[in-house]
Parts: sequence; structure tokens; C1' cells
RNA sequence: GGCCGCGUAGCGUAAUGGUUAACGCGCUAGUUUCCGGAGCUAGAGAUUGCAUGUUCGAGUCCUGCCGUGGUCG
Repeated sequence: GGCCGCGUAGCGUAAUGGUUAACGCGCUAGUUUCCGGAGCUAGAGAUUGCAUGUUCGAGUCCUGCCGUGGUCG
């Protein structure tokens, strides 16, 4: 350098082009406890890698970048 895959919350993953992007772990608060853990209840946390295009509507489709993994030379 060519080709292929991946990029979504602190981490791991979902989401058929259509309601307010969902779940687990973790985090915070409350409850419980002598304290902690476990359990229970509630909450915070994402402008879906960046930009552009298509569409009434894009996390999803097109194009170009960036990052990352694989493969070929």
C1' cells in the first nucleotide's frame, strides 16, 4: 500500500430505516446490618468514532476520513 471486519454509557453487549437508544456488570443514594457484603428500592451516566450524502425519518444505508484487528504483497 490492496482487501475484509469492527467502533454505541466506566466495562461487556443489544436495538427490523420509525415512540424517550435497551440489558447485564459497575457507580451513586436509600433500605437492611454493630460494620461490611449479599438482597430490595430508586437514580445518574450515550449528542451511537468524525464529516458528508440519501430519506418524511439514520445507531442502522452510501461516500470520505480517523482509530483498531485480521489477511495479502
Molecule: transfer RNA
Organism: Omphalotus olearius VT 653.13